[in-house]
């Protein structure tokens, strides 16, 4: 670092220096001198890799692969808030919408007429529910 794969609503802080930002963008909305990002010790969390153990399929028989599990002495991550939220696109046959625009019907008469205004129904637009991309994080291959 182009690329593949998994998984991202669980879980876990305390001390020392230091002193002012911090959630990589924007918008929001947090967090923070009752100390922010950083660095160093220490502690905890998970259980992707690796390791142990069972199965399942192969196999002459193992291995690899893949399912489950176990442990945490190994490699790494992690330790405010869902990846903080929202951003892009689907679903109106998933809800709402007091107000905001549009069109269509109605109020609307014996006959023409409907400006305004109401009330409805449909789009749209707002908002919220779902799903899905993108983007990121973190392990794991791969170059």
């Nucleotide at each position: 670092c182009a690329c593949u794969c998994a998984u991202c609503g669980a879980g876990a802080c305390c001390g020392g220096c230091u002193g002012a930002g911090g959630g990589u963008c924007a918008g929001g909305c947090c967090c923070u001198u009752u100390g922010a990002a950083g660095c160093c010790g220490g502690g905890g969390c998970a259980a992707c890799c690796g390791u142990c153990g069972c199965g399942a399929g192969c196999u002459a028989a193992c291995c690899c692969c893949c399912g489950c599990g176990a442990a945490a002495a190994g490699g790494u991550g992690c330790c405010a808030a869902c990846u903080c939220c929202u951003g892009c696109g689907g679903u109106a046959u998933c809800c709402c919408g007091u107000c905001c625009c549009g069109c269509u019907g109605c109020c609307a008469g014996a006959c023409c007429a409907g400006a305004a205004g109401g009330c409805a129904g449909c789009g749209g637009c707002g908002g919220g529910g779902c799903c899905g991309a993108c983007a990121g994080a973190u392990g794991a291959g791969g170059u």

Predicted 3D model of a 143-nucleotide RNA (SAM riboswitch aptamer (S box leader)) from an uncultured Pseudomonadota bacterium. The coordinates come from a structure-prediction model, not an experiment, and the mean pLDDT is 77. It was read from a public genome assembly, where an Rfam model found it. Rfam family: SAM riboswitch aptamer (S box leader). Rfam describes the family as follows. The SAM riboswitch is found upstream of a number of genes which code for proteins involved in methionine or cysteine biosynthesis in Gram-positive bacteria.